[in-house]
Molecule: transfer RNA
Organism: Lachnospiraceae bacterium
Order: sequence, then structure tokens, then C1' cells
RNA sequence: GGCUUUGUAGUAUAACGGACAUUAUGCUCGGUUGUCUCCCGAAGGACAGGGGUUCGACUCCCCUCAAAGCCG
Repeated sequence: GGCUUUGUAGUAUAACGGACAUUAUGCUCGGUUGUCUCCCGAAGGACAGGGGUUCGACUCCCCUCAAAGCCG
């Protein structure tokens, strides 16, 4: 330099072009307990950035950035 794949809460992870963007864990609050742990319940928290296509984009296309792999 060329090609391919990936990028989603603090961490991990799902998502036929149409869902309130899923689940687990952690954090916070409440319940339970004499206290802590466990257990039960609740709240908050995310689509790498920009542009395009479309009535509608996490999803499709282009560029950039980052990571991994292959070739030279």
C1' cells in the first nucleotide's frame, strides 16, 4: 500500500428496513435481616463520527477514525 471482518450502556451481548433498541453483570435506591451477604423489586445508563438512499436506517451505500486478520 491492497483486501476482508468488526465497532451498540462501566463490562459482555442480541436486534427481517418499521419494537419504548434485548439480556446478563456492575453501580444507585427500596424491601427483607438485629447487621452484612444472599434473595426480591425498581430506577438510571448505549447504536464510533459525518454524508447519502428510503415514507422510514443499529440494519443498505460512500468517506473518515479505531481494532483484528490476510496478501505484498